RNA sequence: CGGAGAGUUUGAUCCUGGCUCAGAGUGAACGCUGGCGGCGUGGAUUAGGCAUGCAAGUCGAGCGAUGCUCUAAAUAAAAAGGUUGAAGCCGCAAGGCGGAUGCCGAUUUGUUUAGAAUAUAGCGGCAAACGGGUGAGUAAUACGUGAGUAAUCUACCCUUAAGUUGAAGAUAGCCUUGCGAAAGCGAGAGUAAUAUUUGAUGUCAUCCUGGAGGUUCAUUCCUUCAGGAAAAAAGUACCUUUACCGGUACGCUUGAGGAUGAGCUCGCGCCCUAUCAGCUAGUUGGCGGGGUAACGGCCCACCAAGGCUUUUGACGGGUAGCUGGUCUGAGAGGAUGGUCAGCCACACGGGGACUGAGACACUGCCCCGACUCCUACGGGAGGCUGCAGUCGAGGAUAUUUAGCAAUGGGCGAAAGCCUGACUAUGCGACGCCGCGUGAGGGAUGAAGGCUUUCGGGUCGUAAACCUCUUUCAAUGGGGAAGAAACCUUUGCUUUAAUAGGCAAAGCUGACGGUACCCAGAGAAGAAGCCACGGCCAACUCCGUGCCAGCAGCCGCGGUAAUACGGAGGUGGCAAGCGUUACUCGGAUUUAUUGGGUGUAAAGGGCAGGUAGGUGGUCUUGUAAGUUGGGAGUGAAAUCCCCCGGCUCAACCGGGGAACUGCUUUCAAAACUGCAAGACUUGAGACUAGAAGAGGAGAACGGAAUUCCCGGUGUAAGGGUGAAAUCUGUAGAUAUCGGGAGGAACACCAGUAGCGAAGGCGGUUCUCUGGGCUAGUUCUGACACUGAGCUGCGAAAGCUAGGGGAGCAAACAGGAUUAGAUACCCUGGUAGUCCUAGCCGUAAACUAUGAGCACUAGGUGUCGGUUCGUAUAGGACCGGUGCCGUAAGAUAACUCGUUAAGUGCUCCACCUGAGGACUACGGCCGCAAGGUUAAAACUCAAAGGAAUUGACGGGGGUCCGCACAAGCGGUGGAACAUGUGGUUCAAUUCGACGAUACGCGAAGAACCUCACCAAGGCUUGACAUACAGGUAGUAGCAAACCGAAAGGGGCGCCAACCGUCAAGUCGGUUGCCUGAACAGGUGUUGCAUGGCUGUCGUCAGCUCGUGCCGUGAGGUGUUGGGUUAAGUCCCGCAACGAGCGCAACCAUUAUCCUUUGUUGCCACUCUUUUUGCCGCAAGGCCGAAAGAAGCACUCUAAGGAGACUGCCCUGGAUAACAGGGAGGAAGGCGGUGAUGACGUCAAGUCAGUACGGCCCUUAUGCCUUGGGCUACACACGUGUUACAAUGCCUACUACAAAGCGUUGCCAAACCGCGAGGUGGAGCUAAUCGCAAAAAAGUAGGCCCAGUUCAGAUUGGAGUCUGCAAUUCGACUCCAUGAAGACGGAAUCGCUAGUAACGGCGGAUCAGCUACGCCGCCGUGAAUACGUUCCCGGACCUUGUACACACCGCCCGUCAAGCGAUGGGAGCUGGGGGUACCCGAAGCCCUAUGCAAAUAGGUCUAAGGUAAAACCAGUGACUGGCGCUAAGUCGUAACAAGGUAGCCGUAUCGGAAGAUGCGGCUGGAUCACCUCCUUU
Repeated sequence: CGGAGAGUUUGAUCCUGGCUCAGAGUGAACGCUGGCGGCGUGGAUUAGGCAUGCAAGUCGAGCGAUGCUCUAAAUAAAAAGGUUGAAGCCGCAAGGCGGAUGCCGAUUUGUUUAGAAUAUAGCGGCAAACGGGUGAGUAAUACGUGAGUAAUCUACCCUUAAGUUGAAGAUAGCCUUGCGAAAGCGAGAGUAAUAUUUGAUGUCAUCCUGGAGGUUCAUUCCUUCAGGAAAAAAGUACCUUUACCGGUACGCUUGAGGAUGAGCUCGCGCCCUAUCAGCUAGUUGGCGGGGUAACGGCCCACCAAGGCUUUUGACGGGUAGCUGGUCUGAGAGGAUGGUCAGCCACACGGGGACUGAGACACUGCCCCGACUCCUACGGGAGGCUGCAGUCGAGGAUAUUUAGCAAUGGGCGAAAGCCUGACUAUGCGACGCCGCGUGAGGGAUGAAGGCUUUCGGGUCGUAAACCUCUUUCAAUGGGGAAGAAACCUUUGCUUUAAUAGGCAAAGCUGACGGUACCCAGAGAAGAAGCCACGGCCAACUCCGUGCCAGCAGCCGCGGUAAUACGGAGGUGGCAAGCGUUACUCGGAUUUAUUGGGUGUAAAGGGCAGGUAGGUGGUCUUGUAAGUUGGGAGUGAAAUCCCCCGGCUCAACCGGGGAACUGCUUUCAAAACUGCAAGACUUGAGACUAGAAGAGGAGAACGGAAUUCCCGGUGUAAGGGUGAAAUCUGUAGAUAUCGGGAGGAACACCAGUAGCGAAGGCGGUUCUCUGGGCUAGUUCUGACACUGAGCUGCGAAAGCUAGGGGAGCAAACAGGAUUAGAUACCCUGGUAGUCCUAGCCGUAAACUAUGAGCACUAGGUGUCGGUUCGUAUAGGACCGGUGCCGUAAGAUAACUCGUUAAGUGCUCCACCUGAGGACUACGGCCGCAAGGUUAAAACUCAAAGGAAUUGACGGGGGUCCGCACAAGCGGUGGAACAUGUGGUUCAAUUCGACGAUACGCGAAGAACCUCACCAAGGCUUGACAUACAGGUAGUAGCAAACCGAAAGGGGCGCCAACCGUCAAGUCGGUUGCCUGAACAGGUGUUGCAUGGCUGUCGUCAGCUCGUGCCGUGAGGUGUUGGGUUAAGUCCCGCAACGAGCGCAACCAUUAUCCUUUGUUGCCACUCUUUUUGCCGCAAGGCCGAAAGAAGCACUCUAAGGAGACUGCCCUGGAUAACAGGGAGGAAGGCGGUGAUGACGUCAAGUCAGUACGGCCCUUAUGCCUUGGGCUACACACGUGUUACAAUGCCUACUACAAAGCGUUGCCAAACCGCGAGGUGGAGCUAAUCGCAAAAAAGUAGGCCCAGUUCAGAUUGGAGUCUGCAAUUCGACUCCAUGAAGACGGAAUCGCUAGUAACGGCGGAUCAGCUACGCCGCCGUGAAUACGUUCCCGGACCUUGUACACACCGCCCGUCAAGCGAUGGGAGCUGGGGGUACCCGAAGCCCUAUGCAAAUAGGUCUAAGGUAAAACCAGUGACUGGCGCUAAGUCGUAACAAGGUAGCCGUAUCGGAAGAUGCGGCUGGAUCACCUCCUUU
């Protein structure tokens, strides 16, 4: 027993800091969904209005009546029936009929009396002040807690004491009657009481008078004695009794005590606001009265002038019922006060009293007001913030239910009555809790969905299917507890008896046939919601295409969206799930626990000092704080622990703990406080010294600027990047002399000094403040800090008066510029100066509050003392600097005894950015303005330090045909070619600074071909399967149509396999149809691969381990040298390594070896032979051929050679550099190939490949013709030229490297020529192309548009090809344009290079080639050098940039939207002041026996007036904020192109500019000082 974090500022990092999320909760609401039960809970808004019903009555045992019923009695009447039986009639008679009359009479009715029961209004009593509702008001007359009441009351109840006795007159009801619509109000007669009045009695108490004693802090209180004054219902019921007496119960009266409840008083606690700082006349107190249950200005008269508050917040304003508790939190706290409980307040709004024990009274009264209703218009009635319910407003909150069975309350003796309290019920998933929607088995992993890399995967043991179970719901049946009393009856006990007490039995259930239990049936009736980019568990497909939409924050969406919408899947919770709102938490983000202030927000500009806070050493006392023990209280409920009851749980019951608090008492005395005494170390004083731009006033001084006068002197001066305005021949500037005047004080001068800060600087004098050192004489805590307050306080500015040399806002002019309200220049006024007074602000900065103490050092310097071996050096105190990983601190930078370290005391200040150093209000100011200081609204950042880059109109170092030095070009002409533009049916497409433009294209007449027009085809021109069909089928193919493609199809006529008599049958190859698919130079190079360009052949780019740093990152890779080079050397917290560099490779330059045909021919031989000589034989020179040969050249293989190896010098004894020797070659020998990590979303989907998308009788395929070749123009790249170093003609030399059978083509012949004929040779060191050209020799031309140049055009041809018109090349003849060396600008090149000259090849039928790629020939000039231009590399510095300067970013103006300030006013509100009027009512006065009447005071409401305050609104107006692509500039960030910023003043479209003072939070260079190392 208890504490979790994450996302978001950046390219990345650490920090600061806000925003957001995850948690818990709610009287909730909304959306989707919804099976059951239990327990709770439910008008939070209009304290808005209310129809209807109910919510407070009861007692007949207080009283008189009335109605009804019953009983008894009396009386009166009636009466069925019974009985007696007359007259009369009938009968012979017996008798019958008849029914008068009398009597009896069940029963019925009325009246009276007595009694009982019941009901009703009234009198009377008690209750109605409780219970129930609500939270408007209230910031204290409230509440909480703890005290006090010696300043009080308390009905009913309990205990106790004493009593309960006479009399009287009224009055309701009722009756008669009047008025009124009604409500209601009267008049007369008459009646009762537990109603009212009064007499007696008088324990006790109260009061008054007098006396005695005791007690308290105290006004007092207590005890006691004597005298005086004041009461009641002989009631009601019952028992007993003949009756009286007596008794019981309920009442009543007077006391005492208790209990309960209440009043009043006090301490403490109790929200926000100072932009509310002063409030108050009954106010504060006293004396005396009144009033109250009681104290009291509670009220009144008089007296006094006080009282409250000053930071412990009065007074005012706003908001609010308070508490136990509840929610949250680790806690401390924060928020809250619904249900339950305690207190308070209210009852339509306001006022008032009455009654009563208790009210100023929710369902009482009076009055005023608003509203509603009735009315005969004269008058009346009403109060749901009780329970239900209704309307309204609202996002939103329930039944016009049952019952008094339980609990509780009122009345009653009781039965009982009443009780919308309450108990139950209904409605609502509003909350909490519980249960269920099935369990086990089940793989062909079914179907289906989704997806797929097409194999599969997944939903998924999920389903189906099999075997079970039956909670809950539904049906049927059974069936509680909640209930025990009161009461009745019986019994017992007590009593004389009743009453009382005990026991037993009986009686009583709204919920409810409910909870619960049982039975049968059957998986049967029962799952949704949200999410799935990160935070945060959970992923794919499709649709959409910055749209639609999502979003808590970051952010997603512009054609491959795990973020939108849908689907499948998955995750979470579950009868709920999400959203919204609000609270706490996370947030240590107000920090007591538990934060900060150098640069992030934050130290006051500085001091003096009041209140306050804090305070040195010792002793004694005290006990306020503090600590410990005890007592009281801290309501219950809640929370926590234990036990128990509902099947569990929620819920409920019992016990304990706790309630951290307050009061009180006892004790302790360490610490703090308080009181007293002492001390000297804190502080102050005294004495003696020294230092100083400390302050105020006065006087004096020299240099310089300007001006004035005079002299000398002459043409300029001045100013700037360059100029001009300006001054000057009327004599400037310059120079010399003299004078005037104001301001400031060079050098000394110093991170030196002084001062609290601002600040202070020539010299002297006067006055004056503070600090320091030494002495240790005195006082004895006298101290520190310091809200408010007071003073000082740069510059600018203001007022008044002076002064005014220089400088200089404003202003003027000149420049600059696109503009230039600026920077620069020439002038220039306020001002700057003085006196007196304001202002009160600065980057007033060390961005660092003051004081005290402690915690390594080193090294300067100032003042003083001291030691000293005395110019040195050291020690101590006080200042002022620097360094420092001592430790420590810090986010880092940095700080570090002068702290930003470690502690203490006090003050000030901060809490995201903007709005805003603002508005309003207050205070101050002459004004400018200062000070104090918000909100709405907007954003998810703003910010600090450091890191890596990039950039700089920053710095340093270095390199490159980069510049310079040279040579030749381009730009001008004509033509060629490419591009743009334009045109067109089409002029296909791509490439666009460098890095597109003789580029893709190493060959566009057709083809190519992608474009256009027209005509055709549709499984297709081409590939691979499948299914069905077809038989003179496949193939060949004549007529005919057509521009062709294509259509058409006479005719001829198969092949293979199997089968077989047989082309008979089946199949294949074919064809047709269908469905897959083909095809696409269609799109996306910003989905890609591959390839390429460029930086750049630049020297860079990285890694491992280690080390440093919290980290990004650094180190290595920097430094000193050196190199072409991150090449090498040295040094070094680095040591190594990789990709690059170099080397290896090719070629070329020298030599050697080998090889010897098709190459070569020196030597030798043979043959033939031109020419020459010779009569001839023959000779000589040469040529050809053949032998022989391989010496040479060459071929092509292999080797050698070059390595700073050697010498000298420099350098660090290195690397390396310079020079030299030797060598064919010398310092990389020349050339080539080779292109690091990466950059440019660079280029290419049209070379090929490839994802997605799109077309499918067309964006595919075929064909004909056209186009890509157009042409006012612009640009790039070239060719030919402009001529004499040339051109023309003739002659004569010397190459290399290639190519050739669809080819190269010899000789010979023809043609002026292109070419033709021809055909030998050659598959090539053999033959051919093939002639090299420039050069050389000779001749001509003679400076001209030419014998230069060759465009253009006419004619005639040749060749290729199916085809030469659009649109080929070449030849010949003729024609003979521009052009006479090219503006601004610009390109290439450093040696076999540039320049010049020709030769070859690819592509290719031919060619537009003057292009491109190669080859050889001839063959230069120049480089001092790195200041500058361009590009690059490294180091360093600044940065507000990171899409990286083509960056970022400021302000006006214009547009839209939003909130807000001012505003002539207008409207509303609450409160106050003064006055008028004044209801009801208490009180007072007068009259009256009384009822009452009249008057007075106070006052609600109403009215009048002036002012203040708070809201709302308002023409117009001010700024502010926000808003993809508006306008003007470019103020800031780099030295931001004039360093920036702060304060102030002026000016300007705007950012802003300028002046004055200040700051570094300024780059760069130099100097000075200081420090460190050696």
A computed fold for a 1574-nucleotide RNA from Omnitrophica WOR_2 bacterium RIFOXYA2_FULL_45_12, annotated as small-subunit ribosomal RNA. The coordinates come from a structure-prediction model, not an experiment, and the mean pLDDT is 82. Rfam family: Bacterial small subunit ribosomal RNA. The RNAcentral record of the sequence draws on ENA and SILVA. Taxonomically the source falls in Candidatus Omnitrophota (Bacteria, Pseudomonadati).